[in-house]
Context: one part of a larger RNA
RNA sequence: UGACGGGGGCCCGCACAAGCGGUGGAGUAUGUGGUUUAAUUCGACGCAACGCGAAGAACCUUACCUGGGUUUGACAUCUGGGGAACCGGGUGGAAACACCUGGGUGCCUGCCUUCGGGCAGGAGCCCCAAGACAGGUGCUGCAUGGCUGUCGUCAGCUCGUGCCGUGAGGUGUUGGGUUAAGUCCCGCAACGAGCGCAACCCUCGCCGACUGUUGCCUCAGGAAACUGAGGGUCUCUGUCGGGACUGCCGGUGUUAAACCGGAGGAAGGUGGGGACGACGUCAAGUCAUCAUGGCCUUUAUGCCCAGGGCUACACACGUACUACAAUGGCGGGUACAAAGGGCUGCGAUACCGCGAGGUGGAGCUAAUCCCAAAAAACCCGCCCCAGUUCAGAUCGCAGUCUGCAACUCGACUGCGUGAAGGCGGAAUCGCUAGUAAUCGCUGAUCAGCAGGCAGCGGUGAAUACGUUCCCGGGCCUUGUACA
Numbered sequence: 001u002g003a004c005g006g007g008g009g010c011c012c013g014c015a016c017a018a019g020c021g022g023u024g025g026a027g028u029a030u031g032u033g034g035u036u037u038a039a040u041u042c043g044a045c046g047c048a049a050c051g052c053g054a055a056g057a058a059c060c061u062u063a064c065c066u067g068g069g070u071u072u073g074a075c076a077u078c079u080g081g082g083g084a085a086c087c088g089g090g091u092g093g094a095a096a097c098a099c100c101u102g103g104g105u106g107c108c109u110g111c112c113u114u115c116g117g118g119c120a121g122g123a124g125c126c127c128c129a130a131g132a133c134a135g136g137u138g139c140u141g142c143a144u145g146g147c148u149g150u151c152g153u154c155a156g157c158u159c160g161u162g163c164c165g166u167g168a169g170g171u172g173u174u175g176g177g178u179u180a181a182g183u184c185c186c187g188c189a190a191c192g193a194g195c196g197c198a199a200c201c202c203u204c205g206c207c208g209a210c211u212g213u214u215g216c217c218u219c220a221g222g223a224a225a226c227u228g229a230g231g232g233u234c235u236c237u238g239u240c241g242g243g244a245c246u247g248c249c250g251g252u253g254u255u256a257a258a259c260c261g262g263a264g265g266a267a268g269g270u271g272g273g274g275a276c277g278a279c280g281u282c283a284a285g286u287c288a289u290c291a292u293g294g295c296c297u298u299u300a301u302g303c304c305c306a307g308g309g310c311u312a313c314a315c316a317c318g319u320a321c322u323a324c325a326a327u328g329g330c331g332g333g334u335a336c337a338a339a340g341g342g343c344u345g346c347g348a349u350a351c352c353g354c355g356a357g358g359u360g361g362a363g364c365u366a367a368u369c370c371c372a373a374a375a376a377a378c379c380c381g382c383c384c385c386a387g388u389u390c391a392g393a394u395c396g397c398a399g400u401c402u403g404c405a406a407c408u409c410g411a412c413u414g415c416g417u418g419a420a421g422g423c424g425g426a427a428u429c430g431c432u433a434g435u436a437a438u439c440g441c442u443g444a445u446c447a448g449c450a451g452g453c454a455g456c457g458g459u460g461a462a463u464a465c466g467u468u469c470c471c472g473g474g475c476c477u478u479g480u481a482c483a
Base pairs, nucleotide, nucleotide: 001483002482003480004479005478007477008476009475010474011473012472013471015467016466019431020430021429022428023427026322027321028320029319030318031317032316033315034313035312042053043052064308065307066306067305068304069303070302073133077132078131079129080128081127082126083125086103087102088101089100090099091098092097107122108121109120110119111118112117135297136296138295139294140293144291145290146286147285148284149282151280156195157194158193159192160191161190162171163170164169175186176185177184201274202273203272204271206242207241208240209239210238212236216231217230218229219228220227221226245268248262249261250260251259252258324424328383329382330381331380332379333378340371341370342369345364346363350359351358352357390421395416396415397414398413399412400411401410437459438458439457440456441455442454443453
């Protein structure tokens, strides 16, 4: 000087408390451990691994296994020889591939030409040969770059000069107030400065100007979808501005910073949310995104193919979904979103099918058309507390769709079957407001496959006395046989 303390003081944070809903029990989904296996590819391991890399494992992916093949190689550059490229056919085979075979003669330059073309060279592409080399998701994240997690959006981390100290170092950065904040004020052997904080950026909330089609409003027609005419108020679209600054008033305070209350205001005291992560810590994570040193391999640890595996199952754990019902289930009726996506795409009306879906194709390169129905809510009716008209696992049969192909191993539909489950031990998680809870919708990936993920809106609470205690953190101080 740090670190640590079941030392002290001050102060924060859904840290506790107050409250609401869960997890832990059930069934299933998913990840992991374990076990099994020819293989169940690899990585991630307290917080900060475990719906994580996977924003899509039937083949492919794929890195694993078994078997079949291959050796200048699937890919790059160079040398020699041949051929244009390229398009077919046959045999064997699971394919890869091996063997046989047919058609086919372009482009550029030069020379010759009987103007049909011929010869030579070259570029691209293909084949053969030889070797330099390629290749490796092989090892090392304890050799690395880059990127990332974490403490932590915590308020800290430093520097220059000066001053103090033999020195390590201190001071500044401590102190008194204050703040979300090393935020600001005051004081002070310090005076300044940098990286952080804040602000500048995006978005939501109010207003104005501009912009008016596909949107909006008015009128006319029409049962409606919609069509036509007109408009520039409103909604909205999306660009530029305004607006909030403790600016104003009162009080407290040291006349300060600031705090409390009030006015005005759509909004207050950082308005809500996001992007943004200081010096560093964990030899944290990643050699399997990529890059890269070293090592290893080179008829194989490379490459191609078929099939299998990554989907196994006595178990154990994490994360979710669905429930155990009446604030519910079922039937009928009837409203109201936002944000997205759409041309090898979204696909309306209509018709067929109980349905998944099929036929068909209007319209739409989309404020125009489509996906599209939002669902919970609301109205009417049934159920009457029961393993039930709860719950839906499992299994049987019959189907639909995608795809070369759904056996291993897809999603969905109909009929039947109806398991556990009566609100869950010890323990444990999230959340302070348009939040929790609850309800549906969209998107990426994607042929197909979403209970995951990323977003969107609808309905919409309860509670916070307080900081003694648990956890994490900041500042000062104290002890130390630790560094």

The prediction has a mean pLDDT of 86. Small-subunit ribosomal RNA, 3' major domain from an uncultured bacterium, 483 nucleotides, folded computationally. Rfam family: Bacterial small subunit ribosomal RNA. Gene Ontology terms of the family: ribosome and structural constituent of ribosome.